[in-house]
Small-subunit ribosomal RNA from an uncultured prokaryote, 1362 nucleotides, folded computationally. RNAcentral holds the sequence, with entries from ENA.

RNA sequence: AUUGAACGCUGGCGGCAGGCUUAACACAUGCAAGUCGAGCGGAAACGAAGGGUGCUUGCACCCAGGCGUCGAGCGGCGGACGGGUGAGUAACGCGUAGGAAUCUACCUGGUAAUGGGGGAUAGCCCGGGGAAACCCGGAUUAAUACCGCAUACGCUCCUUCUUAGAAGGAGGGCCUCUUCUUGAAAGCUCUCGUUACCAGAUGAGCCUGCGUGGGAUUAGCUAGUUGGUGGGGUAAAGGCUCACCAAGGCGACGAUCCCUAGCUGGUCUGAGAGGAUGAUCAGCCACACUGGGACUGAGACACGGCCCAGACUCCUACGGGAGGCAGCAGUGGGGAAUAUUGGACAAUGGGGGCAACCCUGAUCCAGCCAUGCCGCGUGUGUGAAGAAGGCCUUAGGGUUGUAAAGCACUUUCAGCGAGGAGGAAAGGUUGGUAGUUAAUACGUACCAGCUGUGACGUUACUUACAGAAGAAGCACCGGCUAACUCUGUGCCAGCAGCCGCGGUAAUACAGAGGGUGCAAGCGUUAAUCGGAAUUACUGGGCGUAAAGCGCGCGCAGGCGGAUAAGUAAGUUGGAUGUGAAAGCCCCGGGCUCAACCUGGGAACUGCAUUCAAAACUGCUUAUCUAGAGUACAGUAGAGGGGGGUAGAAUUUCCGGUGUAGCGGUGAAAUGCGUAGAUAUCGGAAGGAAUACCAGUGGCGAAGGCGACCCCCUGGACUGAUACUGACGCUCAGGCGCGAAAGCGUGGGUAGCAAACGGGAUUAGAUACCCCGGUAGUCCACGCCGUAAACGAUGAGAACUAGAUGUUGGUGACCUUGAGUCUUUAGUGGCGCAGCUAACGCGAUAAGUUCUCCGCCUGGGGAGUACGGCCGCAAGGUUAAAACUCAAAUGAAUUGACGGGGGCCCGCACAAGCGGUGGAGCAUGUUGUUUAAUUCGAUGCAACGCGAAGAACCUUACCAGCGUUUGACAUGCCAGGACGGUUUCCAGAGAUGGAUUCCUCCCCUUCGGGAACCGAGAUACAGGUGCUGCAUGGCUGUCGUCAGCUCGUGUCGUGAGAUGUUGGGUUAAGUCCCGUAACGAGCGCAACCCUUAUCUCAAGCUGCCAUCAGUUCGGCUGGCACUCUGGAGAAAGUGCCGGUGAUAAGCUGGAGGAAGGUGGGGAUGACGUCAAGUCCUCAUGGCCCUUACGGGCUGGGCUACACACGUGCUACAAUGGCGGUUACAGUGGGAUGCGACGGGGCGACCCCGAGCUAAUCUCCAAAAAUCGUCUCAGUUCGGAUUGUUCUCUGCAACUCGAGAGCAUGAAGUCGGAAUCGCUAGUAAUCGCGGAUCAGCAUGCCGCGGUGAAUACGUUCCCGGGCC
Repeated sequence: AUUGAACGCUGGCGGCAGGCUUAACACAUGCAAGUCGAGCGGAAACGAAGGGUGCUUGCACCCAGGCGUCGAGCGGCGGACGGGUGAGUAACGCGUAGGAAUCUACCUGGUAAUGGGGGAUAGCCCGGGGAAACCCGGAUUAAUACCGCAUACGCUCCUUCUUAGAAGGAGGGCCUCUUCUUGAAAGCUCUCGUUACCAGAUGAGCCUGCGUGGGAUUAGCUAGUUGGUGGGGUAAAGGCUCACCAAGGCGACGAUCCCUAGCUGGUCUGAGAGGAUGAUCAGCCACACUGGGACUGAGACACGGCCCAGACUCCUACGGGAGGCAGCAGUGGGGAAUAUUGGACAAUGGGGGCAACCCUGAUCCAGCCAUGCCGCGUGUGUGAAGAAGGCCUUAGGGUUGUAAAGCACUUUCAGCGAGGAGGAAAGGUUGGUAGUUAAUACGUACCAGCUGUGACGUUACUUACAGAAGAAGCACCGGCUAACUCUGUGCCAGCAGCCGCGGUAAUACAGAGGGUGCAAGCGUUAAUCGGAAUUACUGGGCGUAAAGCGCGCGCAGGCGGAUAAGUAAGUUGGAUGUGAAAGCCCCGGGCUCAACCUGGGAACUGCAUUCAAAACUGCUUAUCUAGAGUACAGUAGAGGGGGGUAGAAUUUCCGGUGUAGCGGUGAAAUGCGUAGAUAUCGGAAGGAAUACCAGUGGCGAAGGCGACCCCCUGGACUGAUACUGACGCUCAGGCGCGAAAGCGUGGGUAGCAAACGGGAUUAGAUACCCCGGUAGUCCACGCCGUAAACGAUGAGAACUAGAUGUUGGUGACCUUGAGUCUUUAGUGGCGCAGCUAACGCGAUAAGUUCUCCGCCUGGGGAGUACGGCCGCAAGGUUAAAACUCAAAUGAAUUGACGGGGGCCCGCACAAGCGGUGGAGCAUGUUGUUUAAUUCGAUGCAACGCGAAGAACCUUACCAGCGUUUGACAUGCCAGGACGGUUUCCAGAGAUGGAUUCCUCCCCUUCGGGAACCGAGAUACAGGUGCUGCAUGGCUGUCGUCAGCUCGUGUCGUGAGAUGUUGGGUUAAGUCCCGUAACGAGCGCAACCCUUAUCUCAAGCUGCCAUCAGUUCGGCUGGCACUCUGGAGAAAGUGCCGGUGAUAAGCUGGAGGAAGGUGGGGAUGACGUCAAGUCCUCAUGGCCCUUACGGGCUGGGCUACACACGUGCUACAAUGGCGGUUACAGUGGGAUGCGACGGGGCGACCCCGAGCUAAUCUCCAAAAAUCGUCUCAGUUCGGAUUGUUCUCUGCAACUCGAGAGCAUGAAGUCGGAAUCGCUAGUAAUCGCGGAUCAGCAUGCCGCGGUGAAUACGUUCCCGGGCC
């Protein structure tokens, strides 16, 4: 895009078309083929008019079959057309183009006739049988029925002989006869018919070329089969049929068989070529319940004819009969599904008839159905308060939306009323003309007048009337694909054509609002074509995506070198015929337009005949040598087959020497060995394979071929001449060769070695490793016929840049060499153009062309099943389908990963020092428990973490008590200033109820404002409730690792690459060099702070060397030194040597307080982990609102069988205890630090100087040093417990810290495992601070003493680059 459609929702009108695709299933009922009285004998029915008789006055009979007509019958023509269906048919059935051996009723033209006789029969009548259908007998009768005779132009036949042939009827006129009104007979004439023949037209039969589905998993078929002769038969050729004779005929260009199917014009689609299809309309064929058969006839083997058989249905008196909707309607059934038991012959057409006319379910119309196509309508204009309502919202508004309402108009269509064409031509009758005729009859043709025929039909069309009145839905809105929000739901319910949506913020489900598209329809399903170059003729491919047969030979087939002539099959052009109509296309015309109808043209790409051309292909003839081949001379070679020979090695056997092991592995064990192995020497046997040479070397078609010699044999290459004269290339089927394994028969068997046995390894180990070991491997003969049989690349030919290596030949040149150049046949690695999806290929093409063959068409199922063929078997070959998936695959890209490689770094390992893991305690966590043990953090990167400090508070948890605009914010409003303070009562307290005293605020423009208390009401407050996977901010981590990117350019079809890689170097993407890259940004480094040295300026609280004073205290002068706080200097690989590339840099040295980023800190790129935090804060959404908010008391966070992390104290002598006496620094201090003095054993207490602090104070520094203890559960260790106290605080019970006395647990250096540290570091020793009423083994800082080790980068861990 389309449909003979169906289904869902919806539905106003009209026109035109279409309507059982399924059961060729079965059919009730009605109708669908009759007509002719102008062929005949006749008169059953109906009708009209006249006369007569009877007489009941409207009936019967007669004139009288007399008239109009006509049942049944004889006869003629027609029932072979029209209408239906598509079962069968793969066929001369159809289409197209031809042909000769034929027939043709009715029709047209022509010629010649139409004379004279005969016998029957139906009907009717009589009789009989039968239930019926129907049948039988007798008598009588007619014809355009039937049968002879005569005539025969002509026909039939090569010729002759012979044979065969007629029918009359109707009406009008004229003439003769007669009863002269009329009627009958004979003749003539017009007309219809009949007979014979010749032609035509129409229709039909037969034959042929070509075309017209699928299957080879159907390969052979055929006996009247193929042909001939003769007979028969037909309208007609013919094995059509029969007899005889011959043995043919068809088939790979697909016979035979099987399945499917009516064919065509056309229809749908497509740019076309094609593909699909064959409803309606038209042509042909076939069929008529199923099968068979003939009769009649011009025509049938006959849809509404006959006979027989069968199935089915119906009637029956059981003896017999009847029937055939695939005609039109209609019924049942089947089905997703397809209409009325309508009207009319008015028109068109058909049959009969002289005609009128009759018949006609052909046809024309109507009915039903949105089934399709086309047209029209459902209103138009105006209308902002942008109404109400709905929806959304950032709460302002937006949107629905000029949409509605309102106002002003219009009236198509439908409704109702009225009018009203065309389809009608004919026919009849009257008159006229023409021709026929003797004629003015009849009849024919034409003209004119009159008359007169319509189913549709209440027609089309026109018009009056009324009123916006009666008339809009469907699908979709994540992308493809036009159209977006809210709510609900919560991987549920559901959606979905593909991708895919849905797990609590769904533009994807469902609803709503809004929107988009089409519109009396819209969607869905089914089906066909297109897109699909996705079967490729036009127009594809086969190295790696599917796809080159394992290789050769070769018949058929296909293709084929040069020249000339002929021919004209192919080819090209012209002409003629045909290619039905309709349809498509173009131009007109008619319905108001369109659909539709109609006129003309074009087209129908085809076929046939004929004429012409002769380039190319073919064919024939003649010739040629460039393709191909033969002869001659040489060359290289693991080419093939057969026979023989050789040496090394393994193994076994024999013998000698010799002794305890050998062998094997990562390590072992099984195994062998004292019965003598392994090792070693000598000898023998036997089988298999041929080291070195050896080489991207050689040969062969491929498989493949490797010691040497001999015999037989195939091919290739080179050179020069001669010869043949296209002999060529490819190759379906066919034939042959064909690794290894395997099979059969017979040999052989040294080594190796499936199976098998044993030993190891392992969770297991039917394996890898080890010890053994049988088929087999070897030979002969015969099978098998497959391999990653690979260059994953079929064969042949031609053309298309180069330079280079190598093997075999040839030629030229000289400088004669291991030379140079040329050429040819192979074989390699590069590479231009070109090709390719890319990788890559690139004269050995995967380039550009030609010829032939094979093969492919998504993945799996499956190279499988079934069948065939082959094979002894194993199996091979040929080769599907059901079903299932939305991918499978190739090449390249970027990352990540690897028990892959290279380079480099880090307390990463190593080298060291000290710990943890064992004990007790502290602290955090899990788990468990509990009314609650609030919550969070969970590998590194949670666990002395949030928490820089839970007795109450904190506090979020639990129990109980009490409260509801609230403890807190803003807005409204009565009233009151507010506030501070004393006491009492109830209560656990919050709270409630009383009560004493003090005071009357600030600004002011004097209106008020601001602030406060408080009753009330309402918006609201409030939430440490949930979601860190909705978020902001902040933080951790990789990692202070050296990386992460961009612009422009270039390369690539593209993803991307380049830069950023490479050579060096660095702590560093640090720097240098190179470079299709050149630059730039964030990171690195530096700038900042601190520390180490010096200078300058300043000395209040710091300092005191000289000098002076002194109360002897740095106390006063003083400010040099220390120190403090400022401002500067200094370090930049700057200098020298070596090295490196003359670079960057590295290394050594000098000077210097400091040397190569001097030490430390702050500083954390792009990003990763949906890392952590909604309980710091902020915040979307959800949830609670007399509670999940707020207050209070008490409890809990401190529980305790266990388990883990982090610490403290120890286990002792580098120590404990006691004594003495030195040396710091950072910091803190007014609700505070608190000196001196005094009291207490002590914690501490009393007093209170000084200090807003370089001044006073915390403040004692401790390790150090001296003495003692002497290796023990101790003079170690201090847990635990008892008791007495101290301090803080409202309050130490749950649950604080400290002191004295007493008690004196575990623990004697810690398993597997594991942590920190590279120098003022580890270790060790004290000191200070934050938090804080009190509480420190934690955290953050400070100084004192002060080491060991680093060979090095193999390994473990982490990281960076290639």
It matches the Rfam family "Bacterial small subunit ribosomal RNA".